A computed fold for a 73-nucleotide RNA from Symbiobacterium thermophilum IAM 14863, annotated as transfer RNA. It matches the Rfam family "tRNA". About the family: Transfer RNA (tRNA) molecules are approximately 80 nucleotides in length.

[in-house]
RNA sequence: GGCCCGGUAGCUCAGUUGGUAGAGCACGCGACUGAAAAUCGCGGUGUCGCCAGUUCGAUUCUGGCCUGGGCCA
Numbered sequence: 001g002g003c004c005c006g007g008u009a010g011c012u013c014a015g016u017u018g019g020u021a022g023a024g025c026a027c028g029c030g031a032c033u034g035a036a037a038a039u040c041g042c043g044g045u046g047u048c049g050c051c052a053g054u055u056c057g058a059u060u061c062u063g064g065c066c067u068g069g070g071c072c073a
Stems, first nucleotide, its partner, number of pairs: 001072007010025004019056001027043005049065005
């Protein structure tokens, strides 16, 4: 330098023939307890890496850039 895959909640990851985003764990509040742990109930906390383009509408499609990993040279 070229090619491929990834970047979504605090962490690990789903998601979509384009239609206002979810799970588990963690966390907060409450119940239970003498007090805790466990358990149960409630709560999503997010500019979907960034900037543009297409579209009525983009996490999803297109281009560029940043970044992690792999292959080739």

The prediction has a mean pLDDT of 81.